[in-house]
Context: one part of a larger RNA
RNA sequence: CUAGGCGUCAAGGGCACAUAGGCAGUUCAUCGGGUUGAAAGUGAAAGUUGCCAAAAAUUGGUAGAAUGCUCUCAAAACCAAUAAACUUGAGUGAGAUAGAGGAGAGUGGAAUUUCGUGUGUAGGGGUGAAAUCCUGAGAUCCACGAAGGAAGGCCAAAAGUGAAGUCAACUCUCUGGGUCCCUACCGACGCUGAGUUGUGAAAGCAUGGGCAGCGAACAUGAUUAGAUACCCUGGUAGUCCAUGACGUAAACGAUGAGUCUUCGCCCUUGGUCCACGCAGAUCAGGGGCCCAGCUAACACAUGAAAGACUCUUCCUGGUGAGUACAGUCGCAAGACCAAAACUC
Numbered sequence: 001c002u003a004g005g006c007g008u009c010a011a012g013g014g015c016a017c018a019u020a021g022g023c024a025g026u027u028c029a030u031c032g033g034g035u036u037g038a039a040a041g042u043g044a045a046a047g048u049u050g051c052c053a054a055a056a057a058u059u060g061g062u063a064g065a066a067u068g069c070u071c072u073c074a075a076a077a078c079c080a081a082u083a084a085a086c087u088u089g090a091g092u093g094a095g096a097u098a099g100a101g102g103a104g105a106g107u108g109g110a111a112u113u114u115c116g117u118g119u120g121u122a123g124g125g126g127u128g129a130a131a132u133c134c135u136g137a138g139a140u141c142c143a144c145g146a147a148g149g150a151a152g153g154c155c156a157a158a159a160g161u162g163a164a165g166u167c168a169a170c171u172c173u174c175u176g177g178g179u180c181c182c183u184a185c186c187g188a189c190g191c192u193g194a195g196u197u198g199u200g201a202a203a204g205c206a207u208g209g210g211c212a213g214c215g216a217a218c219a220u221g222a223u224u225a226g227a228u229a230c231c232c233u234g235g236u237a238g239u240c241c242a243u244g245a246c247g248u249a250a251a252c253g254a255u256g257a258g259u260c261u262u263c264g265c266c267c268u269u270g271g272u273c274c275a276c277g278c279a280g281a282u283c284a285g286g287g288g289c290c291c292a293g294c295u296a297a298c299a300c301a302u303g304a305a306a307g308a309c310u311c312u313u314c315c316u317g318g319u320g321a322g323u324a325c326a327g328u329c330g331c332a333a334g335a336c337c338a339a340a341a342c343u344c
Base pairs, nucleotide, nucleotide: 003316004315005314007298008297012312014199015198016197021192022191023190025086026085027084029082030081033079034078035075036074037073038072040070041069042068048064049063050062051061052060053059089189091185092184093182095180096179097178101175102174103173104172105171106170107169113147114146115145116144117143118142123134124133160167205244206243207242208241209240213239214238218234219233221231256311257310258309259308260307261306264289265288266287267286268285269284270283271282272281273280293300317344318343327336328335329334
């Protein structure tokens, strides 16, 4: 490269916008570059194929093919180009509407902890059992008050939202996207997307704050043959905030994006229609079964892993190895890219 693949066996990029590129609605006209047909020329010789002569091998003659190229004529369906038009794709607008979508500011309550005051007296705490630990310098418990930080009980749901990561007390301000419905406007403006750019949990990093609880490391107490653990008592970074930087996760639906088609049933979220029925219809989501089909099986099954098309990432036995080297990025940690020898 070909071929076959990528839910679980190797393989979907964490996610998105988007450049080049690839692919791409309907009608009509023009053109004749691609395309198709016909004719002519050319396609040296050798070689090759058929036939003839002769033959031990061979040699000679003759006729083709030579899928190509050039020129001319013709056709106009398709591709391309050009001109005009259309409305179903895409978008804009009007009217409604749901939501933990994002950013900033403010406010409130429960609880833990600490402190203060009062009351009150001998234990408290912890565990399988204990001990370390706290406590007559008055603990635990109870009442009142204060401070401070973090997290948001019930509502809560297979619910909702967002491209993904994610998002949940309440109020305000700013702001992104979606859905339904009407069909007013626009008129193919579309899909995908190598590079690129942006975003991206937690941990860790830098600077400055903050530090209630929890809690790597660490120090004890236990357990144990040992116990650098599980359990207990403490506890530093961290967790929180601001600004940077990092750019990785089982970043999972282990399932790329988009469009079309496809037997039914049940539940649910947000709309619309309806004769208001305990129904029904129709869109956009979220779930559970299941027919056909598909799958090695498990399973999937209108939210496909079914039937088709377009574009793209990636895979090609195990180990070595997501490692070495080189390069780029990073303060660092490291990230990205990414082999080979050896060996089975």
Predicted 3D model of a 344-nucleotide part of an RNA (small-subunit ribosomal RNA, central domain) from Alisma plantago-aquatica. The prediction has a mean pLDDT of 86. The RNAcentral record of the full RNA draws on SILVA.